This is a predicted structure of a 357-nucleotide RNA (Bacterial RNase P class A) from a soil metagenome.
Its mean pLDDT, the model's own confidence on a scale to 100, is 76.
Rfam family: Bacterial RNase P class A. Rfam's curators write: Ribonuclease P (RNase P) is a ubiquitous endoribonuclease, found in archaea, bacteria and eukarya as well as chloroplasts and mitochondria.

């Protein structure tokens, strides 16, 4: 530095929630057994499942993701690698497509934040002024040479501002300068080779293009909505509907009769309420069977493997998982299930193990 494990223990006792069993007429009683975490947390991603919507496909809107190759049910997760940055190293960090399609923004400062010129350099060329030379016949001065001005104009090296100023260093070059030329370095493009690929190495070309996409946008890929208060099943009472009924139903008895005298039967949705979803996974209508993990026992042999048998797997009032006593020590962190699963992130006293520098 990295990865992993653990995170009070034992005994007794009284309770609480689930399950199996026994007993009893019964709410009950007895007994056995199981009962929070590595994060159960945040609810941030991805799914299963459920209902709603939907013919299939495409386009648009909106949202998400973004180096490459694999893994996966899927992912924004994991593994390996690439590139960039940090470190002496092990290793760590990166919201890591496109700024050469367009739009927009770049505080303050600064002339200018995209193709700029404040101070500055130059003034080769043209212009203006002065001096000198001088062809031609004098005045005039075409032309030439030199000096000056900084008017036209050229430049971006050095200065200044800034987070950032139109590749960097050096040599040449020039009036001064400049990839203007050259060498090396950086970038970009292209070719060859290597690699599945991101990319790397080398050759060639002065091609030199400010930053921001966690601004709009462009490119590629993905996404229907709502979440277990999803949702499903059963279903009192009151109310409702249909049929029968004073031409006597239903009910009772000794049932072609007699008695009694106003209800009877059925149905739908569904409230209260109950059950399921809901407890390791799968198949099955059920009985049951198969598989995974853990614990205990048995037999086998090459002694840590596989086989056999048995047991266990939190599931709520959506509210249990605790209290007390004793003992031990290094005196005990963060923390508490709520449909389930795969991840990520965050919190965490202490202890242990392994590998690497």
């Nucleotide at each position: 530095c990295u990865g992993g494990c653990u995170g009070u223990g034992c005994a007794g006792u009284c309770g609480c929630g689930g399950g199996a069993g026994g007993u009893g007429a019964a709410u009950g009683c007895c007994c056995c057994u199981c009962g929070a975490g590595g994060a159960a947390a945040g609810u941030c991603c991805g799914g299963a499942c459920a209902c709603c919507a939907u013919a299939g496909g495409g386009c648009g809107a909106g949202g998400g993701c973004g180096g490459u190759g694999g893994g996966u049910a899927a992912c924004g997760c994991c593994c390996a690698c690439c590139c960039g940055g940090g470190g002496a190293a092990a290793c760590c960090c990166g919201c890591g497509g496109g700024a050469a399609a367009g739009u927009g923004c770049c505080a303050c400062a600064g002339a200018a934040a995209c193709a700029a010129a404040c101070g500055g350099c130059c003034g080769a060329u043209g212009g203006c002024g002065c001096g000198c030379c001088a062809a031609c016949a004098c005045g005039u001065g075409a032309g030439g040479c030199g000096c000056g001005c900084a008017c036209a104009g050229g430049c971006a090296a050095a200065g200044g501002u800034g987070a950032a100023a139109u590749g960097g260093u050096g040599c040449g070059g020039u009036a001064a300068g400049a990839g203007c030329g050259c060498a090396c370095c950086g970038g970009c493009g292209u070719c060859a080779c290597g690699g599945u690929g991101a990319c790397g190495u080398g050759g060639c070309g002065g091609c030199c293009a400010g930053g921001c996409a966690a601004a709009c946008c462009c490119c590629g890929c993905c996404c229907g909505g709502u979440g277990c208060a999803a949702g499903g099943c059963c279903a009192a009472g009151c109310a409702g509907g249909a049929u029968c009924g004073a031409c006597g139903a239903c009910c009772c008895g000794g049932c072609c009769c007699g008695g009694c005298g106003a209800g009877a039967u059925c149905c739908a949705g569904g409230u209260a309420g109950g059950c399921c979803g809901c407890a390791g996974g799968g198949c099955g209508a059920a009985a049951g069977c198969c598989c995974a993990g853990c614990c205990g026992g048995g037999a086998c042999c090459u002694a840590g493997g596989a086989c056999c048998c048995g047991g266990c797997u939190a599931g709520a009032a959506g509210g249990a998982u605790g209290g007390c006593u004793g003992c031990a020590c290094c005196c005990g962190a963060c923390a508490g299930a709520a449909u389930c699963c795969g991840g990520c992130u965050u919190a965490c006293a202490g202890g242990c193990c392994a590998g690497c520098u």